[in-house]
Context: one part of a larger RNA
Molecule: small-subunit ribosomal RNA, 5' domain
Organism: Candidatus Minthosoma caballi
RNA sequence: GGAUUAACGCUCGCUACAGGCUUAACACCUGCAAGGCGCGGGGUAACGGGGGAGCUUGCUCCCGCCGACGACCGGCGAAUGGGUGAGUAACGCGUAUCCAACCUGGCGAUGGCCCGGGGAUAGCCCUUGGAAACGAGGAUUAAGACCCGAUACGCCAUCAGGCCGCAUGGCCUGGUGGUGAAUCCAGGCAAUCGAUGGGGAUGCGUAUGAUUAGCUUGUUGGCGGGGUAACGGCCCACCAAGGCUACGAUCAUUAGGGGUUCUGAGAGGAAGGUCCCCCACACUGGUACUGAGACACGGACCAGACUCCUACGGGAGGCAGCAGUGAGGAAUAUUGGUCAAUGGACGCAGGUCUGAACCAGCCAAGUCGCGUGAGGGAUGGCGGUCCUAUGGAUUGUAAACCUCUUUUGUCGGGGAGUAACGUGCGGUACGUGUACCGUAUUGAGAGUACCCGAAGAAAAAGCAUCGGCUAACUCCGUGCCAGCAGCCGCGGUAAUACGGAGGAUGCGAGCGUUAUCC
Numbered sequence: 001g002g003a004u005u006a007a008c009g010c011u012c013g014c015u016a017c018a019g020g021c022u023u024a025a026c027a028c029c030u031g032c033a034a035g036g037c038g039c040g041g042g043g044u045a046a047c048g049g050g051g052g053a054g055c056u057u058g059c060u061c062c063c064g065c066c067g068a069c070g071a072c073c074g075g076c077g078a079a080u081g082g083g084u085g086a087g088u089a090a091c092g093c094g095u096a097u098c099c100a101a102c103c104u105g106g107c108g109a110u111g112g113c114c115c116g117g118g119g120a121u122a123g124c125c126c127u128u129g130g131a132a133a134c135g136a137g138g139a140u141u142a143a144g145a146c147c148c149g150a151u152a153c154g155c156c157a158u159c160a161g162g163c164c165g166c167a168u169g170g171c172c173u174g175g176u177g178g179u180g181a182a183u184c185c186a187g188g189c190a191a192u193c194g195a196u197g198g199g200g201a202u203g204c205g206u207a208u209g210a211u212u213a214g215c216u217u218g219u220u221g222g223c224g225g226g227g228u229a230a231c232g233g234c235c236c237a238c239c240a241a242g243g244c245u246a247c248g249a250u251c252a253u254u255a256g257g258g259g260u261u262c263u264g265a266g267a268g269g270a271a272g273g274u275c276c277c278c279c280a281c282a283c284u285g286g287u288a289c290u291g292a293g294a295c296a297c298g299g300a301c302c303a304g305a306c307u308c309c310u311a312c313g314g315g316a317g318g319c320a321g322c323a324g325u326g327a328g329g330a331a332u333a334u335u336g337g338u339c340a341a342u343g344g345a346c347g348c349a350g351g352u353c354u355g356a357a358c359c360a361g362c363c364a365a366g367u368c369g370c371g372u373g374a375g376g377g378a379u380g381g382c383g384g385u386c387c388u389a390u391g392g393a394u395u396g397u398a399a400a401c402c403u404c405u406u407u408u409g410u411c412g413g414g415g416a417g418u419a420a421c422g423u424g425c426g427g428u429a430c431g432u433g434u435a436c437c438g439u440a441u442u443g444a445g446a447g448u449a450c451c452c453g454a455a456g457a458a459a460a461a462g463c464a465u466c467g468g469c470u471a472a473c474u475c476c477g478u479g480c481c482a483g484c485a486g487c488c489g490c491g492g493u494a495a496u497a498c499g500g501a502g503g504a505u506g507c508g509a510g511c512g513u514u515a516u517c518c
Stems, first nucleotide, its partner, number of pairs: 001518004006514005013370002016367002019363002021328001026326003030323003035076001037074001040073002043069002047067003050063005083281003092206008102198002107194004112189003115149004125138005154179011207253003214244003219241004224236003256278004260271004283304005306317004334360001336359003342356001343354004373404004383395005408459001410454005418445001422441008462507005467488003473502005483490002
């Protein structure tokens, strides 16, 4: 000199953009953060409509018939999005290559198939246990839920033949045996390929310490099995005795990695917050289930610590989601709005949900920009300060005053773009569910941005420094005291260095100080 997720002090008018718990991965009240489908099904508790009967004429009862819909079964989603960086020195990350050792729901392409049966179960109803959480028993019932059988281009095993190759092997054709499907429909099923996403392997790169020198028994390899989507000591029985290491194994400490960021002429050094990619975690530890996908933040089970409810028998819970609270700390914001847009889930669609997202709020915490007026104005006033020859210098064009201007602000008026998809209605084409045309409707921010008009200099400046480095000097007070100080140093009676005053300098809605990096 540059920089920062900064803090502290003094001060503070405005806009935009970006940013905002660095510490305790400490504990959490309350609300919200993942649902949705009635065009899969049994249904009708509530609401609205419609229909019918009785008649007490405004009441009662009945009907799922329609809109729609609580709870229940069922399919999809909930493995994403959002948060955090504890752990991890590792194929975790980066980069390059490989899988002839793999998987992939939803999406796309291709040609196929959708045959015949069966028994349950929730809910509703009845009984009953419990303070509750939550159950238990009985009867009855449905499905695109579940099960059985048949069949199929697939798969598995085996036989024969052919082609190819990077060893182990890969591919194709045919025969035999086994195994494998759900609906009336927009749907489902079994295949092959694509796309996307993932799983695995290897080379190279990736911190400090030798005051850590030896480490290792599933350890290193083999045979054979189990398991997996898949290879593999991943796991198991047996066999062999290997494997790593001074080019640093093992151990300890520290740490998520990268793109990047800051600095620097570069080489380097330091860092990894926001944003993007990857990884890991979800009170702590362990485990599996379901599923295309999890060993699953707002799922399950077990154990632990903690908190809460209890009728003492037993239960409920997990903000490192968004707000918010306490604690810690030098320090870090609203218990806000909207799904209008973008994106996502479900749905044929209308739509519903979405603390993702878009917006608004607070904060000079950063950067850029703007303003606090402009021009004129000497008789150089008053006051202050300093000098003094009693006159001068300075503050000072500064002020007053005159003439103007009006950014931002105030008042008034207008007012976008962000929003065209989709949907409804109508039309045309024709491939009959698509395309095009017309029309109607959709805005949180927000009456915001922006534009126009009105009045008026009106409403708006501070902070540090002035001995040298280093831009800027005098007076008074003090007297090695009180104090200053980044370094050198200053102060003991004329202090440009302390404190005050006047003046000056530098920056300026900021200025200084501290901390940290180059």